[in-house]
Context: one part of a larger RNA
RNA sequence: GCCUACGAGUUACUCCUCUCUGGCAAGGUUAAAUGCUUGGAAGCAUGGAGCCGCAGCGAAAGCGAGUCUGAAUAGGGCGCAGAGUCAGAGGGGGUAGACGCGAAACUUUGUGAUCUACCCAUGAGCAGGUUGAAGGUUGGGUAACACCAACUGGAGGACCGAACCAGUUUCCGUUGAAAAGGAUUUGGAUGACUUGUGGGUAGGGGUGAAAGGCCAAUCAAACUGAGAAAUAGCUCGUACUCCCCGAAAUGUAUUUAGGUACAGCGUCGAGGUGGAGUCAGCGGGAGGUAGAGCUACCGAUAGGACUAGGGGGUGUCACAGCCUACCGAAUCCUGACGAACUCCGAAUGCCCGUUGAUAUACUCGGCAGUGAGGCUUGGGGUGCUAAGGUCCCAGGCCGAGAGGGAAAGAACCCAGACCAUCCGCUAAGGUCCCUAAAUUCGGACUAAGUUGAACAAAGGAGGUCCACUUGCUUUGACAGCCAGGAGGUUGGCUUGGAAGCAGCCAUUCCUUUAAAGAGUGCGUAACAGCUCACUGGUCGAGCGAGAGGGCAUCGAUAAUACACGGGCAUCAAGUCCGGUACCGAAGCGAUGGAUUUGCCUUAUAGGCAAGUGGUAGGGGAGCAUUCUGGUCAGCGGUGAAGGUGAGUCGUCAGGCUUGCUGGAGCGGCCAGAAAAGCAAAUGUAGGC
Numbered sequence: 001g002c003c004u005a006c007g008a009g010u011u012a013c014u015c016c017u018c019u020c021u022g023g024c025a026a027g028g029u030u031a032a033a034u035g036c037u038u039g040g041a042a043g044c045a046u047g048g049a050g051c052c053g054c055a056g057c058g059a060a061a062g063c064g065a066g067u068c069u070g071a072a073u074a075g076g077g078c079g080c081a082g083a084g085u086c087a088g089a090g091g092g093g094g095u096a097g098a099c100g101c102g103a104a105a106c107u108u109u110g111u112g113a114u115c116u117a118c119c120c121a122u123g124a125g126c127a128g129g130u131u132g133a134a135g136g137u138u139g140g141g142u143a144a145c146a147c148c149a150a151c152u153g154g155a156g157g158a159c160c161g162a163a164c165c166a167g168u169u170u171c172c173g174u175u176g177a178a179a180a181g182g183a184u185u186u187g188g189a190u191g192a193c194u195u196g197u198g199g200g201u202a203g204g205g206g207u208g209a210a211a212g213g214c215c216a217a218u219c220a221a222a223c224u225g226a227g228a229a230a231u232a233g234c235u236c237g238u239a240c241u242c243c244c245c246g247a248a249a250u251g252u253a254u255u256u257a258g259g260u261a262c263a264g265c266g267u268c269g270a271g272g273u274g275g276a277g278u279c280a281g282c283g284g285g286a287g288g289u290a291g292a293g294c295u296a297c298c299g300a301u302a303g304g305a306c307u308a309g310g311g312g313g314u315g316u317c318a319c320a321g322c323c324u325a326c327c328g329a330a331u332c333c334u335g336a337c338g339a340a341c342u343c344c345g346a347a348u349g350c351c352c353g354u355u356g357a358u359a360u361a362c363u364c365g366g367c368a369g370u371g372a373g374g375c376u377u378g379g380g381g382u383g384c385u386a387a388g389g390u391c392c393c394a395g396g397c398c399g400a401g402a403g404g405g406a407a408a409g410a411a412c413c414c415a416g417a418c419c420a421u422c423c424g425c426u427a428a429g430g431u432c433c434c435u436a437a438a439u440u441c442g443g444a445c446u447a448a449g450u451u452g453a454a455c456a457a458a459g460g461a462g463g464u465c466c467a468c469u470u471g472c473u474u475u476g477a478c479a480g481c482c483a484g485g486a487g488g489u490u491g492g493c494u495u496g497g498a499a500g501c502a503g504c505c506a507u508u509c510c511u512u513u514a515a516a517g518a519g520u521g522c523g524u525a526a527c528a529g530c531u532c533a534c535u536g537g538u539c540g541a542g543c544g545a546g547a548g549g550g551c552a553u554c555g556a557u558a559a560u561a562c563a564c565g566g567g568c569a570u571c572a573a574g575u576c577c578g579g580u581a582c583c584g585a586a587g588c589g590a591u592g593g594a595u596u597u598g599c600c601u602u603a604u605a606g607g608c609a610a611g612u613g614g615u616a617g618g619g620g621a622g623c624a625u626u627c628u629g630g631u632c633a634g635c636g637g638u639g640a641a642g643g644u645g646a647g648u649c650g651u652c653a654g655g656c657u658u659g660c661u662g663g664a665g666c667g668g669c670c671a672g673a674a675a676a677g678c679a680a681a682u683g684u685a686g687g688c
Stems, first nucleotide, its partner, number of pairs: 001688006011096003015093010027052003033046005056063002066078004099237002102234001106227003110223002117201009126191001128160003131156001135152006164188003170183003203219001205215003240622006250263005264370002266367006277358009291344001292342002298338002302334004309327002311324004373398010403414003418593004423589003429583003432567003438580001440579006451569001459554002463551004468546005480538005486511003491505003517532001521530002594612007623677001625674008634666002642661008
């Protein structure tokens, strides 16, 4: 992992409540017990104790269709104007383990120191080698000591190193040879050493050279039994089928936030009224949002004009006065801002009335689930006008929604799946091939494979196309080529120099001219030189400048080669505009069938209409299994159940027939009762 078996809403209750069925009814009913019958899970009778109902109100005394409050004959609260009760069945609740499994823990009774920690008693062990303390002896030495030397001696938590004890390093092992080992290496090895045997200390306790270590492979409180099915607002699991409807992820509160209560939203049943609900048309309302506006307020605000006041200067001390390229309230002109501004002011939405359409709406009662929501579009707050962010409002969708498109894809686009069909039409989206359908028609653009990942940006650019404004042009434009581009003058100043061309000044002037600046740039130390503006000639038809639009271009950088789905595509298979045809879905239609609700009806499932996606959840109808009662005076060695194939019937759960196997029990119908259905619980046991 698979298979088989087992495995979870049960049972009890003189409890509460609702629904259905039945009996009796202003009443209903017996319990224990007793008697009789009996095959029983049984029946009949007796038994009125007790319980519920028939009257309530008040704290009570008490009063009573009323009563309490109150001074009240007021008002108000709770009541009255007749339905219960017993039994059976079912839906919920309560009390019990209460759908099943699951803690960590707590309390208490005991068992453990054969492991290990420490202690007590009594024993045992430590190859070999080294060092050479104190003391001693002899000699020297001293006044005597001291002291010196040699020898002797054999101390030490001394040294090296086996046994023994330990476990430092690395490797191996890591479903191991081993639930802690092996190899190598290493520490101690006469000591606070190691070890045998016997004994002691016990669980909030021991023991601990102290690591929360150890106390039998278990330790921040051992193990065993019991309380005990502890509790678990938590996780997981919860078993056959079909039909109808179908949510929520919100509000308020919560030692509350992943729980719960009430409301909201679902379902089932009952009810009746003034048709309340919904949609559309018309009419009437309240309101201060979007927008807009502000010489309409409040606040903020750019430029200008004007001006009170202030600063600075001047003024013969002080005034007055005067000046001011300074600041500047108020006022005026122009421009313009605001969620907490408004002289204004929509669309929607909301309320009321009315008309039409439609079929809900509401009340009461039973049962829920939900109370983590998410994305997207629009309007906002917050944030960075960040987020697959967060918080509201209004819609849609997912959730609980399959199908087609977007290569793939909860939410985007199209569209809401009762079933069948080798029928048709369309939607979004597509029609060269992969791949169903146009290599379709007309017009234009693009040369970048742009398209075809990011509408990628600011910004750059004689890319190219379109429409426009404006200037020059056969009296010859624009570009090229040929020629001229002069004189006063080297203008004045400055300067070492300044001559068109370092810099400053300027009435940048005058003359000759076809034209020629007191000079556009290069150049020189300064000149020179080259060139331009400007002019003539040559040539012969368009040439500039500006602003706008379309499509392209650069900007453009990420790790294997690759971000059109791919192949590939250039008057397109790209982009824009327009047309026709076709393809394309579970949409729509066609044919046949099933089923729900409503209406009609000949009352028969005959017609018509509208439906039949679905999680949590509510409601309805069934299938199968085991047992019991009744029945078929059922089936069975001429072969039961079970097993394994085949055929057949039913919308499903399933049923029936039959071959082989098997070898003794089993079924149909009507009822009843349940240890009543497995794929999941890291489910339990067995097998493989």
Predicted 3D model of a 688-nucleotide part of an RNA (large-subunit ribosomal RNA, domain II) from Hymenobacter sp. UYP22.
NCBI's taxonomy places the organism under Bacteria, Bacteroidota, Cytophagia, Hymenobacteraceae, Hymenobacter.
The RNAcentral record of the full RNA draws on ENA.
Its Rfam family is "Bacterial large subunit ribosomal RNA".